[in-house]
Context: one part of a larger RNA
RNA sequence: CUGGGCGUAAAGCGCACGUAGGCGGACAUUUAAGUCAGGGGUGAAAUCCCAGGGCUCAACCCUGGAACUGCCUUUGAUACUGGGUGUCUUGAGUACGAGAGAGGUGAGUGGAAUUCCGAGUGUAGAGGUGAAAUUCGUAGAUAUUCGGAAGAACACCAGUGGCGAAGGCGGCUCACUGGCUCGUAACUGACGCUGAGGUGCGAAAGCGUGGGGAGCAAACAGGAUUAGAUACCCUGGUAGUCCACGCUGUAAACGAUGAAUGCCAGCCGUUGGGUGACUUGUCAUUCAGUGGCGCAGCUAACGCUUUAAGCAUUCCGCCUGGGGAGUACGGUCGCAAGAUUAAAACUC
Numbered sequence: 001c002u003g004g005g006c007g008u009a010a011a012g013c014g015c016a017c018g019u020a021g022g023c024g025g026a027c028a029u030u031u032a033a034g035u036c037a038g039g040g041g042u043g044a045a046a047u048c049c050c051a052g053g054g055c056u057c058a059a060c061c062c063u064g065g066a067a068c069u070g071c072c073u074u075u076g077a078u079a080c081u082g083g084g085u086g087u088c089u090u091g092a093g094u095a096c097g098a099g100a101g102a103g104g105u106g107a108g109u110g111g112a113a114u115u116c117c118g119a120g121u122g123u124a125g126a127g128g129u130g131a132a133a134u135u136c137g138u139a140g141a142u143a144u145u146c147g148g149a150a151g152a153a154c155a156c157c158a159g160u161g162g163c164g165a166a167g168g169c170g171g172c173u174c175a176c177u178g179g180c181u182c183g184u185a186a187c188u189g190a191c192g193c194u195g196a197g198g199u200g201c202g203a204a205a206g207c208g209u210g211g212g213g214a215g216c217a218a219a220c221a222g223g224a225u226u227a228g229a230u231a232c233c234c235u236g237g238u239a240g241u242c243c244a245c246g247c248u249g250u251a252a253a254c255g256a257u258g259a260a261u262g263c264c265a266g267c268c269g270u271u272g273g274g275u276g277a278c279u280u281g282u283c284a285u286u287c288a289g290u291g292g293c294g295c296a297g298c299u300a301a302c303g304c305u306u307u308a309a310g311c312a313u314u315c316c317g318c319c320u321g322g323g324g325a326g327u328a329c330g331g332u333c334g335c336a337a338g339a340u341u342a343a344a345a346c347u348c
Base pairs, nucleotide, nucleotide: 004319005318006317007302008301012316014201015200016199017198021194022193023192025088026087027086028085029084030083031082033081034080035077036076037075038074039073040072041071042070049065050064051063052062053061054060091191092188093187094186095184096183097182098181099180103177104176105175106174107173108172109171110154114150115149116148117147118146119145120144121143125136126135162169163168206247207246208245209244210243211242215241216240220236221235222234223233258315259314260313261312262311263310266293267292268291269290270289271288272287273286274285275284276283277282278281297304298303321348322347323346330341331340332339333338
């Protein structure tokens, strides 16, 4: 390279936007670049192949043929692909009318709880555990009532419910703002799909500067347990967790399942719209989501099954025995931590 693969065996980039490139709807017409057919030229010799021949045979050599799968040129063909022109509406988009939503950003605001502070009542315990102790408490704790402060998170509603490309998003109100769905079929007329590089977004932890700090809590200290206990349990407790700005760019970033389009039995839920029916609260139906089961088919099996892992097409990414190793070196990025790209010797 060919061929085979990527849910769980090695293998889908964390996710999107998008450049080049690749691929691309229906009809008519034109061209003849790709494609196909015929002719001509060329394709040195040697080599390879075939038929003969010569060295006693063979290797080797000689003669003839074929071949040289290619290139150039010319005459045609026009189904398909490409180029040009025109038309179309089903793909895509726009318009108009409705609708749902924890989608995002900023500002304001609410109640419960925890902790602390002040005051009142009140007295000897409280706390914690398997049992204890460290700890707090007669300088009045725990409990209880009232008042105040601060920070963080939003019980019930809450739902294999909703929204978002993914990460993710949940008290309430306002402002700004992104996307989606349904209906009408008015407009544009293929404007599309994918996407190497590139760019942006990207949980938690971590880093820088400045704030904040109630609770929780790596590190750390103490008490237990134990043979030991650098743990599990308990009492404390600092970074951090929170905010603003900047960096990092990784996760079992998972559906371990790339994106897009078409086709292929059904049944039962649920969310948001539309339509119809009648008995006005139900049923039927149709789009778009989200779940459970299940036929055909697929699969090594498990299982998947119109939300495919089925049947097909297009484009991208990735895999090629285990270890060494996602390591070393080099490059790029980063303040650092490190990230990314990525071997070999050796060994089984």
Predicted 3D model of a 348-nucleotide part of an RNA (small-subunit ribosomal RNA, central domain) from an uncultured bacterium. The RNAcentral record of the full RNA draws on ENA, Greengenes and SILVA.